[in-house]
Context: one part of a larger RNA
Formats: sequence, C1' cells, structure tokens
RNA sequence: CUGGGCGUAAAGCGCACGUAGGCGGACUAUUAAGUCAGGGGUGAAAUCCCGGGGCUCAACCCCGGAACUGCCCUUGAUACUGGUAGUCUAGAGUUCGAGAGAGGUGAGUGGAAUUCCGAGUGUAGAGGUGAAAUUCGUAGAUAUUCGGAGGAACACCAGUGGCGAAGGCGGCUCACUGGCUCGAUACUGACGCUGAGGUGCGAAAGCGUGGGGAGCAAACAGGAUUAGAUACCCUGGUAGUCCACGCCGUAAACGAUGUCGACUAGCCGUUGGAUCCAUUUAAGGGUUUAGUGGCGCAGCUAACGCGAUAAGUCGACCGCCUGGGGAGUACGGCCGCAAGGUUAAAACUC
Repeated sequence: CUGGGCGUAAAGCGCACGUAGGCGGACUAUUAAGUCAGGGGUGAAAUCCCGGGGCUCAACCCCGGAACUGCCCUUGAUACUGGUAGUCUAGAGUUCGAGAGAGGUGAGUGGAAUUCCGAGUGUAGAGGUGAAAUUCGUAGAUAUUCGGAGGAACACCAGUGGCGAAGGCGGCUCACUGGCUCGAUACUGACGCUGAGGUGCGAAAGCGUGGGGAGCAAACAGGAUUAGAUACCCUGGUAGUCCACGCCGUAAACGAUGUCGACUAGCCGUUGGAUCCAUUUAAGGGUUUAGUGGCGCAGCUAACGCGAUAAGUCGACCGCCUGGGGAGUACGGCCGCAAGGUUAAAACUC
C1' cells in the first nucleotide's frame, strides 16, 4: 500500500466560516476527453513462463513460441462520467404574512441579602465546633430599630423548559442586532454538500495597563486535630473573582458519538407553530411540522447498550488510530510579554 477501524478497547480537530480539491438533482440535443470494441505501429536483447534440444544429469547453454498486462496512431460505439448548448423544479435560496426565545452588544434601572459607617434601645457575652481554641466585646460587642455608603449576584417563576455553531446565556426596561420555526402563493433556476491549508470565535485559570473591591477566597498567619498534619475543621486573610482595553488558546471544550443528505415498526411525555373537530368559555381530541426527552420492533454491537435526535441500511467529503512505557516528552520550527501552546521523534525497555 491493500485491508480494518474511531460512544466505553488506540482513534471525531473545542466550534464555525471558507480557499484549493473531491463529490453533486431531472430532461433533451450535441461532442466523443474518460470508457468500450476492431485494426495498425511500437513495446531491443537477455531475464520470467511454455514446448523442444545440447553438455552422462543438474546448474548452465541453444532454438522456437507465448508474454512484455504499456504507449502511440486510426476506424467505430455512446449507456455511464466529463465538456458545450438549452429546458425544468423535487435540492438550495428569495419574497409575503405570522410566531416563540436566559441568542448577542450597549445604556439605564429595581428589590432582597451580606459587609461597613453614623445614630437609638440595651447589657455581658458573642462567635465557632464533634468538643474547643485562636477571634470579637464594658473604649459597649452579639441582638434589635432607623438612616447612609459600596460592590457583587439576581430567590420565587424554573421545567430531561427555551435560545445559541460551540464556548455559553437567567431581575426589569429601552436602543441596535444575528439566527430559527410555521403558513402561503409568487420568484430565481442546481446557485448545492464537504472542506487540506487559511481565517474567526472560544469556559475557567493565568498575563499586561488602568480602575474597582461588598461577599467569597489560592498563597499566607494563627487555633485545633494528630504519632506527625506543610491537610480535612475553625478564626483571619492577599492575589484573584468584578469593569475597560489588549493577550493567552487550553478543558472530562463530553452525547467521551465530525458535517451533510436519503431510507427503515410503533407507544408515551414535553416546547414552538399551522390546521380540523367538539364544547357555553376553559380544559380536550385528531392531523401535520420544527425541536427536546422516556421506552421499544427490525437491525447493529465484544458486551454494555444504540434504536427516525441510530451506534440501523447507504452515499459524499474531511479529521484521526495502528501494543505498553519512554512521551504529548526532547530537539528544531511557528506562536506568546511570560506562563506556556502547537507541530512532534528516537535510543532504551517490557
């Protein structure tokens, strides 16, 4: 290479957009590049294979044939693929009318709670734990009432509910803005799918500059526990957590399941739409559609399980795997302020 695989055994890039490339709906005509057939040329000799022959055999040598699976020219065929021209509407998109939503960005704003400050009442404890102590408190704490400041997060609603490509998104209002669903006719007429490189987005932590800092809290300090206790528990507490701008580019970035399309029993929930039936309204029932869950037939699977949201049956394209350790390491390259990231071995060893 062929072949076999990728939910859990090694293996789906964190996610998207998109370049090259690969692949691509229906019909007609044409062309004849691929494809197929006939003919011709060439495909040196030797070698290989087959049939003979010569050295006493064999190796070896000689003769003949076949073969040299290829290339070129030529004459045809036209189903399929490709090219060209035209037509179409089932893919894709546009338009119109509705609809749901924590989708995004910015600005404003609300109440509860914690903490702190001021004032009032009030007096000896409070706090904390398995039990304690460190700690706070007669300079008046804890508790309670009123007022004020400030930061962060949004109880109930809340739901295998919703939205988003993923990361993710939750008080309320406004502005700007992306996507999606349903229904309808009209329009464009294959405009599509995937996507090496590339580009963008990308939790938390971390980094830079400047703000902010209530609560929480790595580090750190103290008190306990313990044989010890660099921990678990307690009292404190700084980075950080928050904001703006700029980096980082990684996660069990998980459904451990790439994207797109087609096909293949049902049953029960739930969210958004459309439509029909019934009803006094509501609750309800049927059909259909887009999601999101539970079971389950066939089938698949090593089993577990999956099962129209497939891990079933197929097609297109990409990524990835090839025993364990060494090692996602070294070296080199690229990126980064750094931390480090990415690409990625070998010796050796079992």
The part of an RNA shown here (small-subunit ribosomal RNA, central domain) has 350 nucleotides and comes from a metagenome. The RNAcentral record of the full RNA draws on SILVA.